[in-house]
Context: one part of a larger RNA
RNA sequence: GGCGUAUGGGGGAUGCCUAGGCUCUCAGAGGCGAAGAAGGACGUGAUAAGCUGCGAAAAGCUACGGGGAUUGGCACACACGAAUUGAUCCGUAGAUAUCCGAAUGGGGCAACCCACUAUGUUGAAGACAUAGUACACCGAUAGGUGGGCAAACCCGCUGAACUGAAACAUCUAAGUAGGCGGAGGAGAAGAAAACAAAAGUGAUUCCGUAAGUAGUGGCGAGCGAACGCGGAUUAGCCCAAACCAAUGUUGUUACGGCAAUAUUGGGGUUGUAGGACCACGACAUUUGUUGCGGAUUGAAUUAGAAUAACCUGGAAAGGUUAACCAUAGAGGGUGAUAGUCCCGUAUAAGUAAGAGAAGAUAACGAUAGUGGUAUCCUGAGUAGGGCGGGGCACGUGAAACCCUGUCUGAAUUUGGCGGGACCAUCCGCUAAGGCUAAAUACUCCUGAGAGACCGAUAGUGAACCAGUACCGUGAGGGAAAGGUGAAAAGAACCGUGAAUAACGGAGUGAAAUAGAUCCUGAAACCAUACGCUU
Numbered sequence: 001g002g003c004g005u006a007u008g009g010g011g012g013a014u015g016c017c018u019a020g021g022c023u024c025u026c027a028g029a030g031g032c033g034a035a036g037a038a039g040g041a042c043g044u045g046a047u048a049a050g051c052u053g054c055g056a057a058a059a060g061c062u063a064c065g066g067g068g069a070u071u072g073g074c075a076c077a078c079a080c081g082a083a084u085u086g087a088u089c090c091g092u093a094g095a096u097a098u099c100c101g102a103a104u105g106g107g108g109c110a111a112c113c114c115a116c117u118a119u120g121u122u123g124a125a126g127a128c129a130u131a132g133u134a135c136a137c138c139g140a141u142a143g144g145u146g147g148g149c150a151a152a153c154c155c156g157c158u159g160a161a162c163u164g165a166a167a168c169a170u171c172u173a174a175g176u177a178g179g180c181g182g183a184g185g186a187g188a189a190g191a192a193a194a195c196a197a198a199a200g201u202g203a204u205u206c207c208g209u210a211a212g213u214a215g216u217g218g219c220g221a222g223c224g225a226a227c228g229c230g231g232a233u234u235a236g237c238c239c240a241a242a243c244c245a246a247u248g249u250u251g252u253u254a255c256g257g258c259a260a261u262a263u264u265g266g267g268g269u270u271g272u273a274g275g276a277c278c279a280c281g282a283c284a285u286u287u288g289u290u291g292c293g294g295a296u297u298g299a300a301u302u303a304g305a306a307u308a309a310c311c312u313g314g315a316a317a318g319g320u321u322a323a324c325c326a327u328a329g330a331g332g333g334u335g336a337u338a339g340u341c342c343c344g345u346a347u348a349a350g351u352a353a354g355a356g357a358a359g360a361u362a363a364c365g366a367u368a369g370u371g372g373u374a375u376c377c378u379g380a381g382u383a384g385g386g387c388g389g390g391g392c393a394c395g396u397g398a399a400a401c402c403c404u405g406u407c408u409g410a411a412u413u414u415g416g417c418g419g420g421a422c423c424a425u426c427c428g429c430u431a432a433g434g435c436u437a438a439a440u441a442c443u444c445c446u447g448a449g450a451g452a453c454c455g456a457u458a459g460u461g462a463a464c465c466a467g468u469a470c471c472g473u474g475a476g477g478g479a480a481a482g483g484u485g486a487a488a489a490g491a492a493c494c495g496u497g498a499a500u501a502a503c504g505g506a507g508u509g510a511a512a513u514a515g516a517u518c519c520u521g522a523a524a525c526c527a528u529a530c531g532c533u534u
Base pairs, nucleotide, nucleotide: 001533002532003531004530005529006528007527008526009525015519016483017482020454021453022451023450024449025448026447027446028445029443030442031149032148039100040099041098042055043054044053050074051073061094062093063092064091065090066089070082071081072080105114106113107112115133116132117131118130119129120128121127135146136145137144138143153184154182155181156180157179158178164171168218194201195200205232206231207230208229209228215223216222236435237434238433239379243266244265245264246263247262248261249260250259251258252257271413273378274377275376276375277372278371279370280369286366287365288364289363290362291361292359296355297354301349302348303347307322308321309320310319311318323340324339325329331343332342333341384408385407386406387405388404389403390402391401394420415430416429417428418427419426470477471476490518493505494504495503496502
């Protein structure tokens, strides 16, 4: 030096565990904010650095309800207290709520500085206290509204590139990402100027199918419908106008009015055309809102069955024997594996605010018919057209349909539009005003639950004081780190020692090779002893 055996050190794999995650289901909620939010700064405890709570009334104050013995958060200890005259705790409703922040009296390098007006303290102020003082819009004043934040979902405006086409330019990616604006618990859409095709359907939305079909396409890469059918859910309405009236203004007047215009009220709302108007007839039918009503629901909460002995063991819930409950044998805990030990579970009960079915009734609304057709009305810089674009599955194509930057520009019910160039026939519909629940989308958040999801290099970046430490001028990037034991019983006391180090005894404990660098404790690596060997 090598090999072997044994015993250790070192290290933290593995096993077991879970306090945290992940993905969903059902129900709720779907917002907060000038009555000052979200988010912070600074304070606040007997002692108090951090976290949590709270706000100069500061780990808290008040009222009511619950509850019934402990209690002053994490967090031990000591001091001092509170509490059956009901504390702590739980629920509901209030009070207080510094400074910054939309931040809003002015300013500002956020958490700071400096004002004005009114009132008061005063004789006075370079003083103090209270209240007010931003901007925009609406409104005659009084006053009201907005602003900012927030996870996704929704609508509008704007809008890439990488990429694919095996290069690349039309095309694709994609109307995606990004930017801006806006709204709600949903949003958008929506009651046919729609589809269809010789038969019919009857607003919109969503799902399945039709169908990767018809098409479109440097006919490349790709893109990609509709009709129809089957379902979810169902709901329809209101204006403008004609006509009538009132009021104001203007013009005119023979002072009786007439006309124009504006506003308001009545009227009226459609394709089998309807309405005005004229005639007839009638007060019906259905329904909404508000009030009444109060079944039921509803916070904290309450009741809630049933087991013993022996054996092993540190400990019984294990084993043996014998019982019991069960509308409860879900789950968790307890010194190992418990229906009957504890919390619970099934079930039953209860209530404030609030929500609220049925119902009858009152008030206030909304809603209808028949006939006639001479006249009037039925949405104009609109429909349509030219040029240039965009959207439609559809790239200009035979290109209908929809939108419009620009130039133009109708008709008036014997009207007008559509049915994929265009024309005719036929059929369907009635544009140029508006509203509309449900079925649909999503989950920052709350409650209940689930998992052939993870188990500390996994699962969130984060099981632990994590968006922390740390890095970066900044935008931003971004960790590592869980486990004594059933219970601290966390090692009194003695010894060695310079020692509050370390170790040896002693003691606790089932175990201390469970001793706080603490469950298990692999490998690398490092030692010691012994054996064999060079």
The part of an RNA shown here (large-subunit ribosomal RNA, domain I) has 534 nucleotides and comes from Hydrochara caraboides. Its Rfam family is "Bacterial large subunit ribosomal RNA". The full RNA is in RNAcentral, with records from SILVA. Its mean pLDDT, the model's own confidence on a scale to 100, is 82.